[in-house]
RNA sequence: UCCAGCGUAGCUCAACCGGCAGAGCGGCCGGCUGUUAACCGGCGGGUUGUAGGUUCGAGUCCUACCGCUGGAG
Numbered sequence: 001u002c003c004a005g006c007g008u009a010g011c012u013c014a015a016c017c018g019g020c021a022g023a024g025c026g027g028c029c030g031g032c033u034g035u036u037a038a039c040c041g042g043c044g045g046g047u048u049g050u051a052g053g054u055u056c057g058a059g060u061c062c063u064a065c066c067g068c069u070g071g072a073g
Base pairs, nucleotide, nucleotide: 001072002071003070004069005068006067007066010025011024012023013022019056027043028042029041030040031039049065050064051063052062053061
């Protein structure tokens, strides 16, 4: 330098053929228990890497750039 994949909550990852962004773990509050742990219920947490484009509508499609990983030279 070229090619491919990936980038979504604090972490690990979902989100179908474009149609209201979710789960588990973690955090906080509560229940249970003599207490802790475990278990049960609830709550909060997001500029979907950045900037544009297409569309009535984009996490999803297109372009450029940034970052990570792998490959080629």